Source information: A computed fold for a 75-nucleotide RNA from a Campylobacterota bacterium, annotated as c-di-GMP-I-GGC riboswitch aptamer. It matches the Rfam family "c-di-GMP-I-GGC riboswitch aptamer". Rfam links the family to the GO term cyclic-di-GMP binding. The prediction has a mean pLDDT of 76. Of the family's consensus pairs, 91% are formed in the model.
RNA sequence: AUAGAAAAUGCCACACUUGUUGUAAAACAAGGUCGGAAAGCUAUGGGUCUUUAUGAGAUCGCCAAGCUGCUUUUU
Numbered sequence: 001a002u003a004g005a006a007a008a009u010g011c012c013a014c015a016c017u018u019g020u021u022g023u024a025a026a027a028c029a030a031g032g033u034c035g036g037a038a039a040g041c042u043a044u045g046g047g048u049c050u051u052u053a054u055g056a057g058a059u060c061g062c063c064a065a066g067c068u069g070c071u072u073u074u075u
C1' cells in the first nucleotide's frame, strides 16, 4: 500500500427482561448474546419509522458517501 477469504486474544451487543426519560419513533443503565471486520464517528444523499404534520424528530445493527481505527493475509 492492497484485500476482507479464513481466524480472532480483545471489542461491540439484536430479540427479550427490569428501571428511567420521551406524546411517539426511540434513547440511556443493568442483565442478555442473535449477530457484526468497522454493528466506531458524522443525518451529507436515499430508505424506513414517529408526531401536536410540510414543520419537527428517530434510526449509521437499512444502503450509499466522508473521516478514523483493530486484526490477519498478500506484495
Base pairs, nucleotide, nucleotide: 001074003072004071011036012035016031017030018029019028020027021026034061040067041066042065044064045063046062047059048058049057050056051055